Model confidence (mean pLDDT): 82 of 100. Predicted 3D model of a 75-nucleotide RNA (transfer RNA) from Desulfotruncus alcoholivorax DSM 16058. Rfam family: tRNA. Rfam describes the family as follows. Transfer RNA (tRNA) molecules are approximately 80 nucleotides in length.
[in-house]
RNA sequence: GCCGGCGUGGCUCAGUGGUAGAGCAGCGCAUUCGUAAUGCGCGGGUCGCCGGUUCAAAUCCGGCCGCCGGCUCCA
Numbered sequence: 001g002c003c004g005g006c007g008u009g010g011c012u013c014a015g016u017g018g019u020a021g022a023g024c025a026g027c028g029c030a031u032u033c034g035u036a037a038u039g040c041g042c043g044g045g046u047c048g049c050c051g052g053u054u055c056a057a058a059u060c061c062g063g064c065c066g067c068c069g070g071c072u073c074c075a
Base pairs, nucleotide, nucleotide: 001071002070003069004068005067006066007065010024011023012022013021018055026042027041028040029039030038048064049063050062051061052060
């Protein structure tokens, strides 16, 4: 340099045009002799960045950045 995959809450991930979600973690309450267990509830997001298409973009298109893997060139 080329090719492919990935980037969404603190972590692991789902969601592939029409209200951004789950599990775990955190916080509160309940329960308990007690608890890291159990139940109920609450908070938490520039969907990597910029631009384009569209009535509408996490989702489609272009460019860029980062991570992972493969190939190749030079020294």